[in-house]
Context: one part of a larger RNA
RNA sequence: CUCUCGCUAAGGAACUAGGCAAACGAGCCCCGUAACUUCGGAAUAAGGGGCGCCCCGCAAGGGGCCGCAGCGAAGCAGCCCAGGCGACUGUUUACCAAAAACACAGGUCUCUGCUAAGGCGAAAGCCGACGUAUAGGGGCUGACGCCUGCCCAAUGCCAGUAGGUUAACGGGAGGUGUUAGGGGUAACCCAAAGCACUGAACCGAAGCCCUGGUGAAUGGCGGCCGUAACUCUAACGGUCCUAAGGUAGCGAAAUUCCUUGUCGGUUAAAUGCCGACCCGCAUGAAAGGCGUAACGACUUGGGCACUGUCUCAGCGAGAAGCUCG
Numbered sequence: 001c002u003c004u005c006g007c008u009a010a011g012g013a014a015c016u017a018g019g020c021a022a023a024c025g026a027g028c029c030c031c032g033u034a035a036c037u038u039c040g041g042a043a044u045a046a047g048g049g050g051c052g053c054c055c056c057g058c059a060a061g062g063g064g065c066c067g068c069a070g071c072g073a074a075g076c077a078g079c080c081c082a083g084g085c086g087a088c089u090g091u092u093u094a095c096c097a098a099a100a101a102c103a104c105a106g107g108u109c110u111c112u113g114c115u116a117a118g119g120c121g122a123a124a125g126c127c128g129a130c131g132u133a134u135a136g137g138g139g140c141u142g143a144c145g146c147c148u149g150c151c152c153a154a155u156g157c158c159a160g161u162a163g164g165u166u167a168a169c170g171g172g173a174g175g176u177g178u179u180a181g182g183g184g185u186a187a188c189c190c191a192a193a194g195c196a197c198u199g200a201a202c203c204g205a206a207g208c209c210c211u212g213g214u215g216a217a218u219g220g221c222g223g224c225c226g227u228a229a230c231u232c233u234a235a236c237g238g239u240c241c242u243a244a245g246g247u248a249g250c251g252a253a254a255u256u257c258c259u260u261g262u263c264g265g266u267u268a269a270a271u272g273c274c275g276a277c278c279c280g281c282a283u284g285a286a287a288g289g290c291g292u293a294a295c296g297a298c299u300u301g302g303g304c305a306c307u308g309u310c311u312c313a314g315c316g317a318g319a320a321g322c323u324c325g
Stems, first nucleotide, its partner, number of pairs: 002319007010311002014309001019306001027051005036041001038143001052065005066070001078304007085296002090102002106141007118127003144291004149221003154218002156214005163209003170202001174198005181190003222240005249283001250280001261277006
């Protein structure tokens, strides 16, 4: 020097990506306890005081004793403020991730009338279910509160069926081969029936075309120019395009490139954080929008207390290493 512990003057986060680690705190009784809130909570909030032994006394109460120290050992929450995300208890990557991921009650769409739909299985059969639409399957969303806008042109799905198109099958007009026969001096030509091959009309469902519907279906939700008696801005107007041009709400955000945007607060000093603004590169309403008490080994910023994290290192204990044996 390394490992595991213990102590430390003064300072007290100056350490660091970050208080990581350590320290503080801790039990019981009494007092006392805010915002907010779904009235249950928040809450052991926070913050204070007490704590041993002996004597008198039923108790209340009073008196006394010792130590540095009376929850005398062990054990046993540090606290507060403000954001983000997820409502919550749960679940997960057995061996690098426990989370804002999954699940969840609740919401909604859709399928399914029972030999149900759906699933497993060459099948038998089984599950669904010894259930029956207040049931079962699938999709999305995810407590609760306030809400969930516009577009059906495209794609999907649902409904319709007059017309167009359309397979096999049916249908056989016609064609080809073969040759009894006929013609021809011959080469060769014509050719019935049969057989074989081929084969046009015509007939022929669903589907598609077509007509409608449908967004908590897949999805989408504009551009340019001008205009108010300072300036700026544009309630207003014009024009082009579209199926329709983003409503409420939120907004430099777990989303903002420019960006350390600008203003305010916090600091002596702030690319951080919080509150605002809105020119949203590229928010936005069940791939839900915005809030929200409670909850969280989640995450961000700040504060109190506390400390060897640090200024800056020192000492001690134990165990290795090292030397000798």